[in-house]
RNA sequence: AGGGGUGAACGCAUGGUCGCUCCGGCCCUUGCGGCCGGGGAGGAAAGUCCGAACACCACAGGGCGCGGUGGUUCGUAACGCGAACUUCGGGUAACCGAGGGAAAGUGCCACAGAAAAUACACCGCCGAUGGGGCGCUUAGGCGUUCACAGGUAAGGUUGAAAUGGCGAGGUAAGAGCUCACCGCCCCCAUGGCGACAUGGGGGGCAGGGUAAACCCCACCGGGUGCAAGACCAAAUAGGGAGACGUCUGAGGGCUGCCCGCCUAAGGUCUCCGGGUAGGUUGCAGGAGGCAUCGGGCGACCGGUGUCCAAGUUAAAUGAUCAUGGUCCACCCUCCGGUGGAAACAGAAUUCGGCUUACAGUUCACCCCUUUUU
RNA sequence: CGGAACGUGGCCUAGCCUGGUAAGGCGCUUGACUGGGGGUCAAGAGAUCGGAGGUUCAAAUCCUCUCGUUCCGACCA
Numbered sequence: 001a002g003g004g005g006u007g008a009a010c011g012c013a014u015g016g017u018c019g020c021u022c023c024g025g026c027c028c029u030u031g032c033g034g035c036c037g038g039g040g041a042g043g044a045a046a047g048u049c050c051g052a053a054c055a056c057c058a059c060a061g062g063g064c065g066c067g068g069u070g071g072u073u074c075g076u077a078a079c080g081c082g083a084a085c086u087u088c089g090g091g092u093a094a095c096c097g098a099g100g101g102a103a104a105g106u107g108c109c110a111c112a113g114a115a116a117a118u119a120c121a122c123c124g125c126c127g128a129u130g131g132g133g134c135g136c137u138u139a140g141g142c143g144u145u146c147a148c149a150g151g152u153a154a155g156g157u158u159g160a161a162a163u164g165g166c167g168a169g170g171u172a173a174g175a176g177c178u179c180a181c182c183g184c185c186c187c188c189a190u191g192g193c194g195a196c197a198u199g200g201g202g203g204g205c206a207g208g209g210u211a212a213a214c215c216c217c218a219c220c221g222g223g224u225g226c227a228a229g230a231c232c233a234a235a236u237a238g239g240g241a242g243a244c245g246u247c248u249g250a251g252g253g254c255u256g257c258c259c260g261c262c263u264a265a266g267g268u269c270u271c272c273g274g275g276u277a278g279g280u281u282g283c284a285g286g287a288g289g290c291a292u293c294g295g296g297c298g299a300c301c302g303g304u305g306u307c308c309a310a311g312u313u314a315a316a317u318g319a320u321c322a323u324g325g326u327c328c329a330c331c332c333u334c335c336g337g338u339g340g341a342a343a344c345a346g347a348a349u350u351c352g353g354c355u356u357a358c359a360g361u362u363c364a365c366c367c368c369u370u371u372u373u
Numbered sequence: 374c375g376g377a378a379c380g381u382g383g384c385c386u387a388g389c390c391u392g393g394u395a396a397g398g399c400g401c402u403u404g405a406c407u408g409g410g411g412g413u414c415a416a417g418a419g420a421u422c423g424g425a426g427g428u429u430c431a432a433a434u435c436c437u438c439u440c441g442u443u444c445c446g447a448c449c450a
Base pairs, nucleotide, nucleotide: 001369002368003367004366005365006364007363008362009361010360012324013323014322015321016320017319018318020040021039022038023037024036025035026034027033028031042344046355047354049353050352051351052350053349054225055224056223057222061259062258063257064256066221067220068219069218070217071085072084073083074082075081086099087098088097089096090095100216101215105214106213107210108209109208122156123155124152125151126150129149130148131146132145133144134143135142136141164182165181167179168178169177183205184203185202186201187200188199189198190197191196229281230280231279232278239272240271241270242269243268244267251263252262253261274449275448276447288307289306290305291304292303293302294301295300326341327340328339329338330337331336374446375445376444377443378442379441380440383399384398385397386396393430401417402416403415404414405413406412423439424438425437426436427435
């Protein structure tokens, strides 16, 4: 210098004018009034995909079912999140991606192919052994031939996938049949909290794939969501029909079933009809932010100091002008000038994550190649 | 705000659970019958399943992300 990897940060600034919303103060003519002062979107506020807080239902119970997670250890309020490590795969590397069990059982593997999982035998190879034919032989037998029984899985063919691979020996031909190397499985020792690693010994090899198929194993999960819930106010026909039920218990408790518990009687549920569509609270001081010190490889944890920053519901947070900055294009030797552009998106109970979208930028660390010193 | 369902030729649906060739109706095109139209009959075209990624030999179907559409949920008596 060029190319690449990982992580983090920003995502227009200042001022004027005109508005919107909330809070506080003051004034009066007490009005959705005026004046003054102050607060007013995000890194994702998003998707609502996970986990919680909080609230109600038994301070949440038992069994089955159902759903979720999936290397190990740690972190955390918790998680499907994060960190470190580990095995496998990819990359020259920085680094990135994946992760229980297919030797418990069941299912599936279209077409093609002999065969798709109790292996099998279409073309092949062989035909040692047994059998048939022919020849020789005194009898035993020998030679030759057939491919009948049979042996075989080297090779071929199909497929996404074919029952360890390759070489040598061996054989009638072959075959872990035997051997070396590689792979696989089992056992032991050592190291490690552990996943696992390293070393040694043994076994000829059994066990194709699929669990984002059922399933098995381990762990986790009670349900419903701020339209939870609490309080106040307003209004009515406090109507009609049907069903069930009153202690042998209907119905309800927003749970698929059973049990159990609570509640429960002129009561409950469903449908039709009627009324109101208002206010306060929950609701913003929190697993909070920032700085600094300490512990830890790290995620993170602890101490100290400091700060308080939207709270709406017809749902506010905007528009415009000027100056400056950024980027792009053009002109220009330079200084500079002219024109243009600025994304994704927007709080709605609150947090921790993940994922997705994003104009234009900045910083840190690391890797590879080349050159110079 | 919370919850649920759906997306397949031009239109309406099936297939998805249990993975292997996308089926049917209406419509469209061509031809025949007719003087012409309508109608009937015959033949034919047209979708790679909203988009992207993954699992698998193989995905409309299973998993994840994403886009779009639709539906439900207030309180009182």